Context: one part of a larger RNA
RNA sequence: UGACGGGGGUCCGCACAAGCGGUGGAGCAUGUGGUUUAAUUCGAUGAUACGCGAGAAACCUUACCUGGGCUCGAAUGCGUCAGUGAUGGGUCAGAAAUGGCUCAGCCUUCGGGACUGAUGCGAGGUGCUGCAUGGCUGUCGUCAGCUCGUGUCGUGAGAUGUUGGGUUAAGUCCCGCAACGAGCGCAACCCCUAUUUUCAGUUGCCAGCACGUAAAGGUGGGGACUCUGGAGAGGCUGCCUGCGCAAGCAGAGAGGAAGGCGGGGACGACGUCAAGUCAUCAUGGCCCUUACGCCCAGGGCUACACACGUGCUACAAUGGCAGGUACAGUGGGUUGCGAUCCGGUAACGGUUAGCCAAUCUCAAAAAGCCUGUCUCAGUUCGGAUAGGGGGCUGCAACUCGCCCUCUUGAAGGCGGAAUCGCUAGUAAUCGCGCAUCAGCAAUGGCGCGGUGAAUACGUUCCCGGACCUUGUACA
Numbered sequence: 001u002g003a004c005g006g007g008g009g010u011c012c013g014c015a016c017a018a019g020c021g022g023u024g025g026a027g028c029a030u031g032u033g034g035u036u037u038a039a040u041u042c043g044a045u046g047a048u049a050c051g052c053g054a055g056a057a058a059c060c061u062u063a064c065c066u067g068g069g070c071u072c073g074a075a076u077g078c079g080u081c082a083g084u085g086a087u088g089g090g091u092c093a094g095a096a097a098u099g100g101c102u103c104a105g106c107c108u109u110c111g112g113g114a115c116u117g118a119u120g121c122g123a124g125g126u127g128c129u130g131c132a133u134g135g136c137u138g139u140c141g142u143c144a145g146c147u148c149g150u151g152u153c154g155u156g157a158g159a160u161g162u163u164g165g166g167u168u169a170a171g172u173c174c175c176g177c178a179a180c181g182a183g184c185g186c187a188a189c190c191c192c193u194a195u196u197u198u199c200a201g202u203u204g205c206c207a208g209c210a211c212g213u214a215a216a217g218g219u220g221g222g223g224a225c226u227c228u229g230g231a232g233a234g235g236c237u238g239c240c241u242g243c244g245c246a247a248g249c250a251g252a253g254a255g256g257a258a259g260g261c262g263g264g265g266a267c268g269a270c271g272u273c274a275a276g277u278c279a280u281c282a283u284g285g286c287c288c289u290u291a292c293g294c295c296c297a298g299g300g301c302u303a304c305a306c307a308c309g310u311g312c313u314a315c316a317a318u319g320g321c322a323g324g325u326a327c328a329g330u331g332g333g334u335u336g337c338g339a340u341c342c343g344g345u346a347a348c349g350g351u352u353a354g355c356c357a358a359u360c361u362c363a364a365a366a367a368g369c370c371u372g373u374c375u376c377a378g379u380u381c382g383g384a385u386a387g388g389g390g391g392c393u394g395c396a397a398c399u400c401g402c403c404c405u406c407u408u409g410a411a412g413g414c415g416g417a418a419u420c421g422c423u424a425g426u427a428a429u430c431g432c433g434c435a436u437c438a439g440c441a442a443u444g445g446c447g448c449g450g451u452g453a454a455u456a457c458g459u460u461c462c463c464g465g466a467c468c469u470u471g472u473a474c475a
Base pairs, nucleotide, nucleotide: 001475002474003472004471005470007469008468009467010466011465012464013463015459016458019422020421021420022419023418026313027312028311029310030309031308032307033306034304035303042053043052064299065298066297067296068295069294070293077121078120079119080118081117082116083115084114087104088103089102090101091100092099093098106113107112124288125287127286128285129284133282134281135277136276137275138273140271145184146183147182148181149180150179151160152159153158164175165174166173190265191264192263193262195233196232197231198230199229200228201227205222206221209220210219211218236259239253240251241250242249243248315415319374320373321372322371323370324369325368331362332361333360336355337354341350342349343348381412386407387406388405389404390403391402392401428451429450430449431448432447433446434445
């Protein structure tokens, strides 16, 4: 000087408390451990691994296993030599890779190009080392810290500044002070959102006017309104009162759509964990080179006594079922979205209008509201499991896809110890969209809107953190 303390002081954070909803019990989905296996490819492992890499494992992917094959090689470049009818189709063997046979069949400026073969140089490796590395990332932590120059103090390591008194979300600002300044962080500058002005008016809108309909901005027209999207305005403790030297704090003050950082995002200091990644990529070293490289078929990554994590669905009446009826926003669409009509109980099929989309379409929003029914039961709750029949994608759904329909109807009556999330348009609850994608194991992820709470006395305690101080046999 740090680090640590079941030392002290001050102060924060859904840290506790106050509340609301869960997990832990059940069934299933998914990841992991374990076990099994020819293989169940590899990585990630307290917080900071475990719906994680994977924003899609039937083949492919694929790295694993078994078997069949290749050896300048699956791919690109260069040198030398040689050859040529480039390439396409058919057929046979085979699981295919591959091999055999056969038919057709190049350009040229005459130098060659292009292709093939041989040979040589370079290949190739998801093999090892993340404790050799770059890059990228997690975490402490969006915590308020981390430092430097000069000066001064100290023999020196170092200190001071950065401590103190206030204040703040903040090393934020003020006052004081042997310090005076400065940098990286904080904040602001950036984006979205809440109000408004102006400009613009189609594919959006429809107040007034006219036409028109069973109904409908459907038509003429209009720019008022909604909206779209460009440019501005607006919030700064600016004003008032009180307290205060000031910074600032308080106000159920004003004004205002918004008030004291308005809400949200992007943004992550010096560093810590030899944290993670050599399997995104790059890369040193080491290793393999008729194989640890490469091609192909099939299998595996989907196994199953079990254990854990994350979720979904429930156990019901604030509910289930049936009928009727209302209101969104983000997005996607030409190998696509597909209206309408027809067939089918349905999944879906047939038909085709429109749309490269503020125009057409996916599209039905659901919870909600109204009416009826069930009457507390393992039930008209719950839907696992299982049998039959079908649909779709795809070369192909046996291992191993999704969907529809009939039948079957399991556990489950609110969950022990323990444990998690959340402070407002939040939790809870309800549906919708997208990426990946032929299809889909999506209950996951990322977004969108609808309905919409409760509680916070307080900081003694648990956890994590910041500053000052103290002890130390630790560095």